[in-house]
RNA sequence: GGGGGUAUAGCUCAGUGGAAGAGUGCAUGUUUGGCGUGCACGAGGUCCUGGGUUCAAUCCCCAGUGUCCCCG
Numbered sequence: 001g002g003g004g005g006u007a008u009a010g011c012u013c014a015g016u017g018g019a020a021g022a023g024u025g026c027a028u029g030u031u032u033g034g035c036g037u038g039c040a041c042g043a044g045g046u047c048c049u050g051g052g053u054u055c056a057a058u059c060c061c062c063a064g065u066g067u068c069c070c071c072g
Stems, first nucleotide, its partner, number of pairs: 001071007010024004018055001026042001028040003048064005
């Protein structure tokens, strides 16, 4: 320099053109003499950034940035 993958909750990851969930972690309650475990409930997201298409974009298109892989 060329090509490709990836970016979503604190972390690991699903997800679909009608607008976002799980596990784990965290807070609270319950259970225990206490801790842990179990159970219940809750908080937590500009879906990397900017543009485009669309009535509607996390999803489709383009560019940029980070990161990973391949080729030279």